Molecule: SAM riboswitch aptamer (S box leader)
Organism: Bacillus smithii
RNA sequence: CUCUUAUCAAGAGCGGCGGAGGGAUUAGGCCCAAUGAAGCCCGGCAACCUUCAAGCAGUACUGCUUGAAAAGGUGCUAAGUCCUACAGAUCUUGUAUACAGAUCUGAAAGAUAAGAG
Numbered sequence: 001c002u003c004u005u006a007u008c009a010a011g012a013g014c015g016g017c018g019g020a021g022g023g024a025u026u027a028g029g030c031c032c033a034a035u036g037a038a039g040c041c042c043g044g045c046a047a048c049c050u051u052c053a054a055g056c057a058g059u060a061c062u063g064c065u066u067g068a069a070a071a072g073g074u075g076c077u078a079a080g081u082c083c084u085a086c087a088g089a090u091c092u093u094g095u096a097u098a099c100a101g102a103u104c105u106g107a108a109a110g111a112u113a114a115g116a117g
Stems, first nucleotide, its partner, number of pairs: 001117008013042001015041003021032003026085004043077003048073002050069008081109001086106007
């Protein structure tokens, strides 16, 4: 880097260093930031990998479901993945299948984990 599978509405600091930027990319919007951004450290959250128990299937290694734990490997720690970009449905203005707006669903893209190449 590519592929597969799963998840993405919950949760998490008035700490220290640091100094101006940040919210993935492109565009538009909307936000955060000297009452200190990014980054690093510490703390915390969660429970993907992991461990334990019970149940079911199975000849068996094992698989699935539920519950518990948190030592280790990651991850995360403003806003739904900050929102919209593509497709569809419904509604509103309206003569109207256009244009515009709202809501919902799906896709795409992205993020994270585990596995494979």